[in-house]
């Protein structure tokens, strides 16, 4: 260099054939508890970047970026 694939939240990980981005841990807060921790209840937080397409995009095309893998 080519090609195939992957990139959601501090971590992991869903979203079906385009139609409110769900779960877990982590964080916070208030409960129980002599305290802590465990456990209950609640809160904050994400689509890699740009442009298109479409009433609508994580999702589909393009370019870039970044990682893996195979080939040369």
């Nucleotide at each position: 260099g080519g090609c195939u694939c992957c990139g959601u939240a501090g971590u992991c990980c869903a979203a079906c054939g385009g139609g409110c981005a769900a779960g877990a841990u982590a964080u916070c807060u208030g409960g129980c508890u002599g305290u802590u921790a465990a456990c209950c209840a609640g809160g904050u937080g994400a689509u890699g970047a740009c442009c298109g397409u479409u009433c609508g995009a994580a999702u589909c095309g393009g370019u870039c970026c970044g990682g893996a893998g195979c080939c040369g």
The RNA shown here (transfer RNA) has 72 nucleotides and comes from Candidatus Sysuiplasma superficiale. Its mean pLDDT, the model's own confidence on a scale to 100, is 80. RNAcentral records the identical sequence in 4 taxa. Its Rfam family is "tRNA". About the family: Transfer RNA (tRNA) molecules are approximately 80 nucleotides in length.